[in-house]
């Protein structure tokens, strides 16, 4: 300065305001009351992480399903020889090994899974600025990007300390 090794902290935002309104009781069946949606309308709002001209919509990751491989350990059951002990022998009992099955940590591949155009400055930009769209896990609940919830989690990563060593 640089490789590597510990530690340690940080790391996700968002329904304001309206409409509608199954059902339910009454009742003179005209009609009153009471009443499920922050989900459905009509508007608002939001935008993890590396990368590039500044990105919700380009490439990539990570969270969210699906499916494996590989190392360690744990633990139940079953067969089995026979080095070794004990024993006269059968027999017992340990120990170790195998083989399946289950549960834990940790590494590792691999499939699903969202949306953007034109126009303009510019060396450069589907990133900026202009115009007009457009999209968002899984459960639960009146149908959910935003409520509730697993989650005071997890995790892309970002930053800072320390140590060795050169």
């Nucleotide at each position: 300065u640089g490789c590597g090794g510990u530690c340690u902290u940080c790391g996700g935002g968002g329904c304001a305001a309206g409409g509608u309104g199954a059902c339910c009781c009454u009742u003179u069946u005209c009609a009153g009351g009471g009443g499920a949606a922050u989900u459905c309308c009509u508007g608002a709002c939001c935008g993890g992480c590396g990368g590039u001209a500044u990105a919700g919509c380009c490439c990539g990751c990570g969270a969210g399903g699906c499916c494996g491989g590989g190392c360690a350990u744990c633990u139940a059951a079953a067969u089995c020889a026979u080095a070794a002990u004990u024993u006269u022998c059968c027999a017992u009992a340990a120990u170790a090994a195998u083989u399946c099955g289950g549960g834990u940590g940790c590494c590792u591949a691999g499939c699903c899974a969202g949306a953007a155009c034109c126009g303009g400055u510019g060396u450069a930009a589907u990133u900026c600025c202009g115009g007009u769209g457009c999209c968002g896990a899984c459960g639960g609940u009146a149908a959910a990007g935003u409520c509730c919830g697993g989650a005071u989690g997890g995790a892309a990563g970002a930053a800072g300390a320390u140590c060795u060593u050169u």